[in-house]
RNA sequence: GGAGCGUUCGUCUAACGGUUAGGACGCCAGGUUUUCAUCCUGGUAAUACGGGUUCGAUUCCCGUACGCUCUACCA
Numbered sequence: 001g002g003a004g005c006g007u008u009c010g011u012c013u014a015a016c017g018g019u020u021a022g023g024a025c026g027c028c029a030g031g032u033u034u035u036c037a038u039c040c041u042g043g044u045a046a047u048a049c050g051g052g053u054u055c056g057a058u059u060c061c062c063g064u065a066c067g068c069u070c071u072a073c074c075a
Base pairs, nucleotide, nucleotide: 001071002070003069004068005067006066007065010025011024012023013022018055026044027043028042029041030040031039048064049063050062051061052060
């Protein structure tokens, strides 16, 4: 240099092109408990960035950034 794959809450992980973007852990508040822990209830917070297609994009296409894998050349 070339090719391929990936990027979603703090972390992990879902989501036929039509969801208020879900779940677990974490964190916060309340309840329970003599206290802590456990347990229960509620809350919290995300689609890497920019374009395109579409009535509608997390999803399809292009570019950029970052990460991973394979490969070529030079030495």
A computed fold for a 75-nucleotide RNA from a Bacteroidota bacterium, annotated as transfer RNA.
Model confidence (mean pLDDT): 82 of 100.